This is a predicted structure of a 74-nucleotide RNA (transfer RNA) from a Puniceicoccales bacterium. The prediction has a mean pLDDT of 82. It matches the Rfam family "tRNA". It was read from a public genome assembly.
RNA sequence: CGGGAUGUAGCUUAGCCUGGUAGAGCGCUUGCUUUGGGAGCAAGAGGUCGUGGGUUCGAAUCCCGCCAUCCCGA
Repeated sequence: CGGGAUGUAGCUUAGCCUGGUAGAGCGCUUGCUUUGGGAGCAAGAGGUCGUGGGUUCGAAUCCCGCCAUCCCGA
């Protein structure tokens, strides 16, 4: 320098192809239960979907640039 993959909650990730209310597990907080802890049950908080633009009534999703990590080639 060229090509490819990945980026979503504290962690691991689904959803993207086919645009239409952002989900799950673990973790965290509170309550119930227990002498206490653990386990169990119930409720809750937590996301500018890597970043900047474009298209659209509407973008995590489509298009373009950039950033980070990894892989391949030179």